The RNA shown here (c-di-AMP riboswitch aptamer (ydaO/yuaA leader)) has 149 nucleotides and comes from Actinoplanes nipponensis. The sequence was found by an Rfam model in a public genome assembly.
RNA sequence: CGCAGACCGCCGCCUAAUCGCCGCGAGGCGAGCCGGGGAACCACUUGAGUAGUGGGGUGAAUCGGAUCCGCGCACCCGCGCGGAUCGGUAGGGAUCACUUCCGUCCCGAACCCGUCAGCUAACCCGGUCGGCGGCCGACGGAAGGAACG
Numbered sequence: 001c002g003c004a005g006a007c008c009g010c011c012g013c014c015u016a017a018u019c020g021c022c023g024c025g026a027g028g029c030g031a032g033c034c035g036g037g038g039a040a041c042c043a044c045u046u047g048a049g050u051a052g053u054g055g056g057g058u059g060a061a062u063c064g065g066a067u068c069c070g071c072g073c074a075c076c077c078g079c080g081c082g083g084a085u086c087g088g089u090a091g092g093g094a095u096c097a098c099u100u101c102c103g104u105c106c107c108g109a110a111c112c113c114g115u116c117a118g119c120u121a122a123c124c125c126g127g128u129c130g131g132c133g134g135c136c137g138a139c140g141g142a143a144g145g146a147a148c149g
Base pairs, nucleotide, nucleotide: 009135010134011133012132013131014130018031019030020029021028022027032128033127034126035125036124037123042118054116055113056112057111058110063088065086066085067084068083069082070081071080072079073078091107092106093105094104095103098144099143100142101141102140
């Protein structure tokens, strides 16, 4: 001098997941935000057979296709379930701190209840986690607004 990492602090991003007070601490109490249950009214109700299959919730995370593997059905064509990979998609996020559009880059998961729940005033019950980026060079474009102590 350069590179990488760790800790603290600060500034940002996703998310409801932030703030305040008390407490040595564990933790507790509130505010804000978020979710669930829960009347009337409304909605639903009948609507072929076989196989398979309860139903519901949080969330953007739904719905397909192709190939391969395993299992089951099957005379065959093929069908269903599960998994892996590839590539789409409803939908969602960011892009320097207002909004919208364009462009660009990403996500398109996971979990929970336990046979039970449509909506739903009063009322009742919960959550407030976690995961990332930067601290230096750079700052995508356009329109509209706002501000210019």